[in-house]
């Protein structure tokens, strides 16, 4: 100098005018006007996981269903995130990774192939017997074999020596599996040593089985206050009905749901102080966690967060709150900053 | 805000507890018939199974993430 990777940050800037909203204050009275002061995100988005916060029970017992799925840690929780292990991928830093069980049991494996899972044999290869032929070899019937050829996405451990009529874990090395023990580790899991000639491929993002967690609705929950009405008409039940969402039991409630029709489309809470922020210190590899100081950071409800001007610059992306926080996923114009890897050149 | 639900030819719908070439009526084109239309008939085309990634030997179909559309709800009595 290139290339690569991996983290964290930013995402127009200043300075005026004039709006828009929440508070707070002072004037004014029912309109509102003055002043101060806050006023989108890193994703607010998907609504896909956890949790809070409410109402049904203080949310219970079972079957039913559904989520998770190597290990230990964090956390209020989790499907999140740390650190590790096992496999994969790259030359490397690095990445990826639904990574429980197929000898509990069912079910699938199209076509092609002898055979797709009690096990078989197309072509070969060996031999035995008969016939033929001078011979080599053909031909029919028998047996032996899976090492070779074909088939398939996938063939009943692999490679090499011995062995044999040919072969074959038949025997033997060394590599895989199973199986015990012994070390090392908190544990996934490595490593070593004996020992089984080796059993049953594959698929659970098929049913399944095993371990664990899950009770159900959502701020249009749910609480008050106000207004209006035809307080109607019909169904279904008292060993029943609803809360209860699939079902039983339990519990509570006593009229109770639905249907047609009727009425209001108003206000007040919930609602914004929070598992909040920053900044230091200390503990842990690390995510995190503990003490201290500091700080108040939108809260609408036809829903506010804008426009214009001036200067400047790399000329500016995705995109905007609606109860509330952890995450993940997905969208993103462009920039800044660090930690590491490779190649190349030069001192 | 929130719950739910479905995306396969222009239309409206089947397929499948995964098996290769995705059908079906209607509706296009072209021919047959008829004096001509319509009906009939008979043959053609016409699909990125919404899109993308996974798993598997193979995926419309099983997971997962995106994108589109449709639908429901509040108080009184």
């Nucleotide at each position: 100098g290139g290339a690569g990777u991996c983290g964290g940050c930013c995402g127009g800037a200043c300075a005026g005018u004039c709006g828009c909203u929440g508070c707070c204050g002072c004037c004014a009275u029912c309109g509102g006007g003055c002043g101060g002061u806050g006023g989108a995100g890193g994703a607010a988005a998907g609504u896909c996981c956890g949790g809070g916060c409410u109402c049904c029970a203080u949310a219970g017992g079972g079957c039913a269903g559904g989520g998770u799925g190597c290990c230990a840690g964090g956390u209020a929780a989790c499907g999140c995130c740390u650190g590790g292990g096992g496999g994969g991928c790259g030359a490397g830093a690095g990445c990826c990774u639904a990574c429980g069980g197929a000898a509990a049991g069912u079910g699938c494996c199209a076509c092609a192939g002898a055979a797709a899972a009690u096990a078989u044999a197309c072509c070969g290869c060996c031999u035995c017997g008969g016939u033929u032929u001078c011979u080599c070899g053909g031909c029919c019937g028998g047996g032996g074999u899976a090492a070779g050829g074909g088939u398939g996405a996938a063939a009943u451990g692999g490679u090499g020596c011995g062995g044999u009529a040919a072969g074959a874990g038949c025997g033997c090395a060394c590599c895989g599996c199973g199986c015990g023990c012994c070390u090392g580790g908190u544990a996934a899991c490595a490593g070593g040593c004996g020992u089984g000639g080796c059993a049953g491929g594959g698929u659970a993002a098929a049913c399944c089985c095993c371990a664990u967690c899950c009770g159900g609705a959502g701020c249009a929950a749910g609480a008050c206050c106000a207004a209006a009405u035809a307080g109607g008409g019909g169904a279904a039940c008292g060993a029943u009905a609803c809360g209860c969402g699939g079902c039983c039991c339990g519990c509570g409630u006593g009229g109770u749901u639905c249907c047609c029709g009727g009425g209001u489309a108003g206000g007040u809470u919930g609602c914004u102080u929070g598992a909040g922020g920053u900044g230091u210190g200390c503990g842990g590899c690390g995510a995190c966690g503990c003490a201290c100081a500091u700080c108040c950071c939108a809260g609408a409800u036809g829903a506010a967060u804008g426009a214009c001007u001036g200067u400047c610059c790399u000329c500016g992306a995705c995109a905007g709150a609606a109860c509330c926080c952890g995450g993940c996923u997905u969208a993103c114009a462009g920039g800044c900053c660090g930690g590491c890897u490779c190649c190349c050149a030069u001192c | 805000g929130c719950c739910c639900u479905c995306g396969u030819a222009g239309c409206u719908c089947a397929g499948c507890a995964g098996g290769a070439u995705a059908g079906a009526g209607c509706a296009a084109u072209c021919g047959c018939c008829u004096c001509c239309u319509a009906a009939g008939c008979g043959a053609u085309a016409g699909g990125u199974c919404a899109c993308a990634g996974g798993u598997u030997c193979g995926a419309c179909u099983c997971c997962u993430g995106u994108c589109g559309a449709g639908g429901g709800c509040a108080c009184c009595a």